[in-house]
Model confidence (mean pLDDT): 85 of 100.
A computed fold for a 475-nucleotide part of an RNA from Plectolyngbya hodgsonii ANT.LPR2.2, annotated as small-subunit ribosomal RNA, 5' domain.
Context: one part of a larger RNA
Formats: sequence, structure tokens, C1' cells
RNA sequence: GAUGAACGCUGGCGGUAUGCUUAACACAUGCAAGUCGAACGGGAUCUUUCGGGAUCUAGUGGCGGACGGGUGAGUAACGCGUGAGAAUAUGCCUAUUGAUUGGGGACAACAGUUGGAAACGGCUGCUAAUACCGAAUGAGCCUACGGGUAAAAGAUUUAUCGUCAAUAGAUUAGCUCGCGUCAGAUUAGCUAGUUGGAGUGGUAACGGCACACCAAGGCGACGAUCUGUACUUGGUCUGAGAGGAUGGCCAGGCACACUGGAACUGAGACACGGUCCAGACUCCUACGGGAGGCAGCAGUGGGGAAUUUUCCGCAAUGGGCGCAAGCCUGACGGAGCAAUACCGCGUGAGGGAGGAAGGCUCUUGGGUUGUAAACCUCUUUUAUCAGGGAAGAAUCAAUGACGGUACCUGAUGAAUCAGCAUCGGCUAACUCCGUGCCAGCAGCCGCGGUAAUACGGGGGAUGCAAGCGUUAUCC
Repeated sequence: GAUGAACGCUGGCGGUAUGCUUAACACAUGCAAGUCGAACGGGAUCUUUCGGGAUCUAGUGGCGGACGGGUGAGUAACGCGUGAGAAUAUGCCUAUUGAUUGGGGACAACAGUUGGAAACGGCUGCUAAUACCGAAUGAGCCUACGGGUAAAAGAUUUAUCGUCAAUAGAUUAGCUCGCGUCAGAUUAGCUAGUUGGAGUGGUAACGGCACACCAAGGCGACGAUCUGUACUUGGUCUGAGAGGAUGGCCAGGCACACUGGAACUGAGACACGGUCCAGACUCCUACGGGAGGCAGCAGUGGGGAAUUUUCCGCAAUGGGCGCAAGCCUGACGGAGCAAUACCGCGUGAGGGAGGAAGGCUCUUGGGUUGUAAACCUCUUUUAUCAGGGAAGAAUCAAUGACGGUACCUGAUGAAUCAGCAUCGGCUAACUCCGUGCCAGCAGCCGCGGUAAUACGGGGGAUGCAAGCGUUAUCC
């Protein structure tokens, strides 16, 4: 000098930030991912000029739940950083070209019936679609050049919006390599899919990625292997720099989602608020069987020196869905709490000597507190009250959580507001009393055993100041 700090004493205001560093311990409750009726059939309610219309939505279907949000357990690794590369995929978006022909059979919902305490099912029957399946066509792909393969869907308010194939772009993602990336040798040898080959399989793609066969290789003192520790980078702190330390907030990357394992769906996951299996734990149960996962936002218990509200709003920005209106959004925007940090402001200004009283001291003359107070003249930042009152809103209008907030004006009246540490030297600041190697102080040197500037108190002084000290850690 610095801090995500804590502790002690003290505490007026504002702005901007920050706020479980410990138990990746366990979690009550609420909310955090939905949306589309302009894909579809049905149902309910309201209305009706009995033609119909409007609203809502359990189910089928589409898109989104792979983003956004959290955490840092694991990881010493192509994980990250940086530079390069080839054997790849890419929903939505952009551009271009072409197509959207003609058929079929189901399954939910629903109805009936039935099992179960529940969770959730079984059977029979009916039905729609942009759901599903053939046929046709096809510049594409494969090819031994003979051929093979393989698409689509409609809706509407008639403006359009979709669907399929192909090419290109953009974006995103997967993969490979060079270099860099903590400590220990009181860890010296390690390795059997191990290293390579050619083959087959697999993948979006290269590859022992996997498998059978063949060879016997591969790594290592330029530190392999093992052990410990650790997310990483931009950065941050310090320092003249070199360097050292660090990685909280913010931004990029990675990993994880009760613990372990697995795949499904999908453009994308081996998926925080999806599925299945196993385990531990908690809960319900009619004992047959079921339910759950806050390292989302609040909040609770626990641990701890220590870390906030079970708040408001979608008004803004952004995201999902939708033609739109709109709906959803604990992302986000805000408010609340905490002197936790930084910055700013205030606690008054000018005058005022008889140097008042009081305190302290004293050689009894005085000295000091001290222009300090009183007193006089001002001001009103701040405070209180009253009045007015935004920007942030884009788009003709309407639309503001914050918020009657910020800010402006007026009135009142110095009015409402100072502490903390230190005073032997280092180190700015000295005396009196008490105590008597006691009580105590202390960062180091050291003070204290009867005149203690070092302990405790008073007076005074010094330093900082809404803070001041102490402790911890880094340079």
C1' cells in the first nucleotide's frame, strides 16, 4: 500500500459498488419455462337473426425446455491460453435454384368397462391433423458406370406465413498439432489396447475409438510413473521496474447438478428444475407399493470470526413461443438490509480579552485549557415542514416497478450531528496523582522493586476523522 474481511469502541447524510471465503452439509414453503386455436379433432361457458359467433383449454402436434441462472467438487489435462491445421456437422437466420403430385392405415382425446389406498394403469370401440406410412418425380449422394438410393403439408382475415430438396454464406460446435501452464527424486523406472501395421466395424468426422490378426514396440533424468495441491484466462494487488502474490465481483473458456452408471429424443444433451438402473438419505402408505433432489431467487437448520428480504415490476434491456394481440421470464430493472469498500458533504462562518467562571498545575507571582466559551453580527449546506415535480417511453395514441423518488421553490431556526487511537526510542505529541518487579504494558528494544513522560486515572497534547484502532493475509 491492499482486502469479498472479522473483532472492539463510536456513528449524521448521499452516490456508486460489494455481501457464505466455512459444510459440492441437509433442506419446510412459494416462485424460477413455457408458448402456439393462423397445425388438429373434441369439450366447457356465454351469445344467437338458429346460419352462426366469441372466450377458455385437458389431449394429439410444432417450436422452446442444450439458452438464460448457479457452483468450483473434480481436473496438472489439448482443461485453459496462444498460434496453426484438416477428415467434419450445423435448428433458427441470409442469398440463389427447383419442387410442394397422388394415396393409405393408425393412435390419443372421447365413450364404455375395469384394477389400485395412492402414484398410475389395463381392455373394447370411434376419430382429426403441418402426427405416421407407401407410390410418383428428382440437378443431390454412392457406383464396378450396368445401375442403386432417397423429399414434401398445409393454414389463413387472400396480404402472406409455412413444407421439401440442393448450393453458398453466416453463426455455433466437434476434432488434430507446435509452444506455455504448481510442488515433491525421502516417488526411477512406467506401459498390454500398451506402440505400430494392414483389415473390418463404428462416428458428423480423423483416430486402438472398438474388434480379430501380425509385429514388439512406446514413454523416461530435457523428470516418465507415483504422491500432494489447484478450475483456467483477461485481469487484480504490490513494485521504479524486473518480479512476487492472487484469480472474489465483471467478461471469455471448462467442468459439475444428491452419489455412481447408462442411453433415449433431438440440429444440438449423454440433459440443474427430462428418462432408466443402482446406492445413501428424507417423506407418504390401506404394507401391496409410491414420491423427492435449492451448487436458480428468497428463506430455514447446521458449520463458522463472518456474509442480506420468504420484497416490487415486466415500465426498460434481453430471451422463448406466437402473423399478431399477447403470454411467460427470481434473466433483468429496482427497492430493502449491512460504515463492507470507495468517493462526496455536514456537524457552522466572521468578530470577540476583563485573557470570565470552572478544571489542571504551581516556586502562590503565575501558567494552561483559551478566541475556546459567553456575547455581537451573519449564513442555512444539512435538518424539519409546505408547494411544485421529472428524464428514463421506443411508436399517432396509450403504457413507469422505481416513485410523488431525484430535482426545484419557500418558511423556520445554529438550529439535528464526534469519535477513536496514541503521547520512552523507532514515531508527531508531557505533566500531576495512584501503584510499588504488585497490578499491569509490550510490534522490537524494553518499562514496573517509593519521585514511573513506558502500568491505571486526571489535565494537556499529537494523529486521523464518520470513522478510529486491533487481528488475519499478500506485495

NCBI's taxonomy places the organism under Bacteria, Bacillati, Leptolyngbyales, Leptolyngbyaceae, Plectolyngbya hodgsonii.